[in-house]
RNA sequence: CUGAUGAAGGGGCAAACCUGCUGAAAGGCAGGGACGCAAAGCCAGGGUCUAAGGUCUUUUUCAAAAAGGCUAUGACAGCCGGUUGCCAUA
Numbered sequence: 001c002u003g004a005u006g007a008a009g010g011g012g013c014a015a016a017c018c019u020g021c022u023g024a025a026a027g028g029c030a031g032g033g034a035c036g037c038a039a040a041g042c043c044a045g046g047g048u049c050u051a052a053g054g055u056c057u058u059u060u061u062c063a064a065a066a067a068g069g070c071u072a073u074g075a076c077a078g079c080c081g082g083u084u085g086c087c088a089u090a
Base pairs, nucleotide, nucleotide: 004089005088006087012037013036017032018031019030020029021028022027035078041083042082043081045080046079047076048075049074053071054070055069056068057067058066059065
């Protein structure tokens, strides 16, 4: 330097769930809590979630209203992918 592996030490992160705040929602933040994680660090390309707004359709005499479809400019990195990287061993 390279790619691989995870026995040890010291550390790190924190699922579900609970409480509070926030958001239209998905979700996020803080505290508690640990199922797990060697990238559970970082990045929205694929994928997934949501649909406030927009748009289309239906109901309706019209309007208003309601219901349904589509849509990201909103999210998810603990799904895939990309990228950087600690310790130890070989």
The RNA shown here (c-di-GMP-I riboswitch aptamer) has 90 nucleotides. The coordinates come from a structure-prediction model, not an experiment, and the mean pLDDT is 83. It was read from a public genome assembly, where an Rfam model found it.